Description: RNAcentral holds the sequence, with entries from ENA. Predicted 3D model of a 72-nucleotide RNA (transfer RNA) from Boothiomyces macroporosus.
């Protein structure tokens, strides 16, 4: 330099055009002498940045960035 992949909640990951989800973690409550466990409820995301297509974009296109891999 060229090619490919990944980027979504604190962490690990779903979601492939029509209101963003799960598990774990976190907070509160119930229970307990107390803690853990269990049960119930809750908070947390401008979906890596920008632009475009579309009535509508996490999703399609372009460009940039970060990380990983391959080739020379």
């Nucleotide at each position: 330099g060229c090619c490919c992949g990944u980027u979504u909640a604190g962490c690990u990951c779903a979601g492939u055009g029509g209101u963003a989800g799960a598990g774990c973690g976190c907070u509160u409550g119930u229970c307990u002498c107390g803690u853990a466990a269990a049960c119930a409820a809750g908070a947390a995301g401008u979906c890596g940045a920008g632009a475009g297509u579309u009535c509508a974009a996490a999703c399609c296109u372009c460009c940039c960035a970060a990380c990983g891999g391959g080739c020379u």
It matches the Rfam family "tRNA". By type it is a transfer RNA. The organism belongs to Boothiomyces, within Eukaryota.